[in-house]
The prediction has a mean pLDDT of 81. This is a predicted structure of a 71-nucleotide RNA (transfer RNA) from a Candidatus Jorgensenbacteria bacterium. It matches the Rfam family "tRNA". The family's RNA type in Rfam is transfer RNA.
RNA sequence: GUGCCUAUAGCUUAGUGGUAAAGCACCGCCCUGUGGAGGCGAGGAUGAGGGUCCGAUUCCCUCUAGGCACC
Numbered sequence: 001g002u003g004c005c006u007a008u009a010g011c012u013u014a015g016u017g018g019u020a021a022a023g024c025a026c027c028g029c030c031c032u033g034u035g036g037a038g039g040c041g042a043g044g045a046u047g048a049g050g051g052u053c054c055g056a057u058u059c060c061c062u063c064u065a066g067g068c069a070c071c
Stems, first nucleotide, its partner, number of pairs: 001070007010024004018054001027041004047063005
């Protein structure tokens, strides 16, 4: 330099155009002599910018970061 892949919550992952889901973690309550386990509940996210569309996490373009292959 060329081609390809990935980016969603603190972490690991779902979500093929219609109000973003779960596990673990964190916080509160219950339970317990204490802790743990268990039960209930709450908060928290679509890498950035544009385009298409009535509507975009999803489709298109550019950029950023990471990875793979070739040179």